[in-house]
Context: one part of a larger RNA
RNA sequence: UGACGGGGGGCUGAACAAGCAGUGGAGCGCGUGGUUCAAUUCGAUGCAAAGCGAAGAACCUUACCAGGGCUUGACAUGCUGGUAGUAGCGGCCCGAAAGGGCUUGCGAUCCUGGCUUCGGCCAGGAAGCCAGCACAGGUGGUGCAUGGCUGUCGUCAGCUCGUGCCGUGAGGUGUUGGGUUAAGUCCCUUAACGAGCGCAACCCCUGCCCUUAGUUGCCAGCGGGUAAUGCCGGGCACUCUAAGGGGACUGCCGCCUUAAAGCGGAGGAAGGAGGGGAUGACGUCAAGUCAUCACGCCCCUUAUGCCCUGGGCUACACACGCGCUACAAUGGCUGGGACAACGGGAUGCGACCCCGCGAGGGGAAGCAAAUCCCUAAAAACCAGCCUCAGUUCGGAUUGCAGGCUGCAACUCGCCUGCAUGAAGCCGGAAUUGCUAGUAAUCGCGGAUCAGCCACGCCGCGGUGAAUACGUUCUCAGCCCUUGUACA
Numbered sequence: 001u002g003a004c005g006g007g008g009g010g011c012u013g014a015a016c017a018a019g020c021a022g023u024g025g026a027g028c029g030c031g032u033g034g035u036u037c038a039a040u041u042c043g044a045u046g047c048a049a050a051g052c053g054a055a056g057a058a059c060c061u062u063a064c065c066a067g068g069g070c071u072u073g074a075c076a077u078g079c080u081g082g083u084a085g086u087a088g089c090g091g092c093c094c095g096a097a098a099g100g101g102c103u104u105g106c107g108a109u110c111c112u113g114g115c116u117u118c119g120g121c122c123a124g125g126a127a128g129c130c131a132g133c134a135c136a137g138g139u140g141g142u143g144c145a146u147g148g149c150u151g152u153c154g155u156c157a158g159c160u161c162g163u164g165c166c167g168u169g170a171g172g173u174g175u176u177g178g179g180u181u182a183a184g185u186c187c188c189u190u191a192a193c194g195a196g197c198g199c200a201a202c203c204c205c206u207g208c209c210c211u212u213a214g215u216u217g218c219c220a221g222c223g224g225g226u227a228a229u230g231c232c233g234g235g236c237a238c239u240c241u242a243a244g245g246g247g248a249c250u251g252c253c254g255c256c257u258u259a260a261a262g263c264g265g266a267g268g269a270a271g272g273a274g275g276g277g278a279u280g281a282c283g284u285c286a287a288g289u290c291a292u293c294a295c296g297c298c299c300c301u302u303a304u305g306c307c308c309u310g311g312g313c314u315a316c317a318c319a320c321g322c323g324c325u326a327c328a329a330u331g332g333c334u335g336g337g338a339c340a341a342c343g344g345g346a347u348g349c350g351a352c353c354c355c356g357c358g359a360g361g362g363g364a365a366g367c368a369a370a371u372c373c374c375u376a377a378a379a380a381c382c383a384g385c386c387u388c389a390g391u392u393c394g395g396a397u398u399g400c401a402g403g404c405u406g407c408a409a410c411u412c413g414c415c416u417g418c419a420u421g422a423a424g425c426c427g428g429a430a431u432u433g434c435u436a437g438u439a440a441u442c443g444c445g446g447a448u449c450a451g452c453c454a455c456g457c458c459g460c461g462g463u464g465a466a467u468a469c470g471u472u473c474u475c476a477g478c479c480c481u482u483g484u485a486c487a
Base pairs, nucleotide, nucleotide: 001487002486003484004483005482007481008480009479010478011477012476013475015471016470019434020433021432022431023430026325027324028323029322030321031320032319033318034316035315042053043052064311065310066309067308068307069306070305073135077134078133079132080131081130082129083128088106089105090103091102092101093100094099109126110125111124112123113122114121115120137300138299140298141297142296146294147293148289149288150287151285153283158197159196160195161194162193163192164173165172166171177188178187179186203277204276205275206274208246209245210244211243212242213241214240217236222233223232224231249271252265253264254263255262327427331386332385333384334383335382336381343374344373345372348367349366352363353362354361355360393424398419399418400417401416402415403414404413440463441462442461443460444459445458446457
């Protein structure tokens, strides 16, 4: 100087407390450990691995296993030699394919020179092909050789430098102290005075207003028309859309103060950082990644490379993690009629009509989309049934019959109908999230994608709470101080 303390002081945080909903029990889904296996490819492992790399494992993917095959190779560059019925197309045989073998079929292109009866022929070269060489190739090893990228402490308020001053020196001071703040934020004090990386601001979304602009919106005011509808004429007022601008600064008033700040109030759509996002200092964990990629070294070279078929990654006595659905009456079922936002759409989204109980099928308008479609929002609301029961709760499991995608659903897809109806009556110790348009609850969209094991992820809107006395305690962090036999 740090680190540490079952030392002290101060401060903060969904850390505790107060409160709401859960997890831990059940069934199922997914991930992981373990076990099994020919293989169950690899990585991730306290927080910070475990719905993680996977934003799509039936083949492919695929890196694993078994079997069948290839050897200048599936791919790049260069060199040597060969090659005209050559390259390419096709046919036949073996084969699961890959691959191997045969070929009497069709059959080329470009450049230079020569000949020509103008059809083409000859010689050389290029491409292609064959043989060989140099090399390719490796998701083989090392993240303890690395770059890059990322997680974490932590959006925490810290980490440093120049000069000066102090100290023999390591180093200190500044950065401590008194206040204040979300903040090393600002003020005051001060052997310090300044400065840099961080904080804040500048950027984006959202909340109010204005301007500009109207093939979305509007009977707002007029006209026409319909069973009805902005349907038509017409109009940009309003809503909206999307570009620009305004608006908030403790600016004003009061209290308090040396000051910074703080408290209350007015006006205002909004206050004292309005709400949310992007943004992550010096560093820590030899943290993670050689399997995104790149790269040093090592290793394989008729195989540790490459192709194919099939299997596996989907196994199952168990154990853990994250979820979904429930155990019901604030509910379940049936019928009725309301109100969104974000997005997506061309070998796509598909209205509407017909067929089917349905999944879906047959036709088919419109739309490269504020114009058409996906699109129905669901909870909520109204009416009726159920009456506390393992039930009209719950839907696992299984049987049968079908639909769709796809070369192909046996291993191993999703969906529909009928039947079957399991565990489960609110969950031990323990443990998670959340402070407001939040939690809870309800549906909707998208990426990936032929299809889908999505209950995941990333977004969107609808309905919409409870509680915080407080900082003693648990956890984490920051500042000062103290002890230390630790560095």
Molecule: small-subunit ribosomal RNA, 3' major domain
Organism: uncultured bacterium